[in-house]
RNA sequence: GGACCUGUAGCUCAGCAUGGAUAGAGUGCCGGCCUCCGGAGCCGGUGGUCCCGGGUUCGAAUCCCGGCAGGUCCG
Numbered sequence: 001g002g003a004c005c006u007g008u009a010g011c012u013c014a015g016c017a018u019g020g021a022u023a024g025a026g027u028g029c030c031g032g033c034c035u036c037c038g039g040a041g042c043c044g045g046u047g048g049u050c051c052c053g054g055g056u057u058c059g060a061a062u063c064c065c066g067g068c069a070g071g072u073c074c075g
Stems, first nucleotide, its partner, number of pairs: 001074007010027004020058001028046006051067005
């Protein structure tokens, strides 16, 4: 230098091919119940510029273009 993959909650990831309803799960965190206390368990709460910029569209996490970061392979 080239090709491909990945980037979504504090963390690990789904959702993307086929655009559409308030963007989800687990875990974490906070509070409560329970317990002598803690843990476990149960209940409630808390969560997001969907990496950045632009474009297409009535509508973009999803499609298109450019960039950034990480990874794999090739030279």

A computed fold for a 75-nucleotide RNA from a Candidatus Bathyarchaeota archaeon, annotated as transfer RNA. Lineage of the source: Archaea > Thermoproteati > Candidatus Bathyarchaeota. It matches the Rfam family "tRNA".